Predicted 3D model of a 518-nucleotide part of an RNA (small-subunit ribosomal RNA, 5' domain) from an uncultured bacterium.

Context: one part of a larger RNA
RNA sequence: GAUGAACGCUAGCGGGAGGCCUAACACAUGCAAGCCGAGCGGUAGAUUACUUUCGGGUAAUUGAGAGCGGCGUACGGGUGCGGAACACGUGUGCAACCUGCCUUUAUCAGGGGGAUAGCCUUUCGAAAGGAAGAUUAAUACCCCAUAAUAUAUUAUUCGGCAUCGGGUGAUAUUGAAAACUACGGUGGAUAGAGAUGGGCACGCGCAAGAUUAGCUAGUUGGUGAGGUAACGGCUCACCAAGGCGACGAUCUUUAGGGGGCCUGAGAGGGUGAUCCCCCACACUGGUACUGAGACACGGACCAGACUCCUACGGGAGGCAGCAGUGAGGAAUAUUGGACAAUGGGUGGAAGCCUGAUCCAGCCAUCCCGCGUGCAGGAAGACGGCCCUAUGGGUUGUAAACUGCUUUUAUCUGGGGAUAAACCUACUUACGUGUAAGUAGCUGAAGGUACCAGAAGAAUAAGCACCGGCUAACUCCGUGCCAGCAGCCGCGGUAAUACGGAGGGUGCAAGCGUUAUCC
Repeated sequence: GAUGAACGCUAGCGGGAGGCCUAACACAUGCAAGCCGAGCGGUAGAUUACUUUCGGGUAAUUGAGAGCGGCGUACGGGUGCGGAACACGUGUGCAACCUGCCUUUAUCAGGGGGAUAGCCUUUCGAAAGGAAGAUUAAUACCCCAUAAUAUAUUAUUCGGCAUCGGGUGAUAUUGAAAACUACGGUGGAUAGAGAUGGGCACGCGCAAGAUUAGCUAGUUGGUGAGGUAACGGCUCACCAAGGCGACGAUCUUUAGGGGGCCUGAGAGGGUGAUCCCCCACACUGGUACUGAGACACGGACCAGACUCCUACGGGAGGCAGCAGUGAGGAAUAUUGGACAAUGGGUGGAAGCCUGAUCCAGCCAUCCCGCGUGCAGGAAGACGGCCCUAUGGGUUGUAAACUGCUUUUAUCUGGGGAUAAACCUACUUACGUGUAAGUAGCUGAAGGUACCAGAAGAAUAAGCACCGGCUAACUCCGUGCCAGCAGCCGCGGUAAUACGGAGGGUGCAAGCGUUAUCC
């Protein structure tokens, strides 16, 4: 000098930031991922009309909730367990790869079929949850057609970077689609290109220990096959016997990495909170499914530990999301408001959802700013303390007293911007859905910031130290006791070093101590 700090004493205000470093310990409760009726069948209910045996029935319109289907849930948010590794950083390569939504180019969308959820009936179970039958739709599923693509064989041509890569053609095999509509459009299929995001490989860099010296059988390489989006012992069969290592293999310990941050003139040393990028994880271990993308925090299955419900037969759960609770600890906050803005999902849109986000609350935890008055005022007052003591010094212009000011606090009144958009209405331009303009609508924070006025010095100072280092000195008490102490060292009767007082010094809404780093 610094800190995500803690502790002691003290404490007026504002702005900005930060806030479980310990038990990746266990979690009550609420919320944190939904949206779409312009994909589909359609119900309860409501309204209207008719009818009625007054119970109701029929028709039309409208229409939740649930269901099928689509997109999203792989983002956003959290944590740092593991990992010494191509994890990360940086620089390359992929002639060995994938990429939903988005942009762009070209072409296409012909015909047919069977189910199933829902609904209805019956039924099992305490519940969670099922079972059977009947029946129904789709942008759900299946078949045929046509085409591209792909694969195999083959012809031809161009190129390169070793394996090789690209274009054109022929034959064979395989082989797409979906509709809705307000008629404006929105969607669907195939192929090419782009963009974005990812995957893989490699050079270099990136802890400690030799009181760890040898390690290795899928091990190292080859052939073939399987597998993958893709290369590869990635996996398997066979063959060979290799591969790594004092330039530190192997083993052990520790650790998320980086941009950065702290310190330092620098070199360096230390560190990896907040913010950004990457990685890893989601009760513990394992596994795959779906999907463009996961081996998936608020999905599935299995095993385990733990907790809960139970009618004892069986079931349910996963805060390292936001709050919050217990525990641990020296120690770290509200079970708050709003989607107004920014961003995300979905939808044609209005909109809906969003503990992301924007705000507010708590905490002197840090940084910055402001204030706690200003001027005059000597009888140098009283009191305190000290002395060489009828007196003097000091506290000290300090107080009293006089005048002034009102930051701040209190009260009263005013008070914009964050809002531009989306959307609604109208107009114009191009020309058929875009752009521009005008008017209108929308603010959690918040009646906040800010501004004006009112009265009144009114509402506001402490902490540590005073032997040397190190700025600041005397008296009393104590008597190697009580105690102090960062180092040197003080204290055994005149202690500037212990305790108190007066005085002083340094910082100041803080000041000291402790811990850690330079």
Annotation:
It matches the Rfam family "Bacterial small subunit ribosomal RNA". The prediction has a mean pLDDT of 82.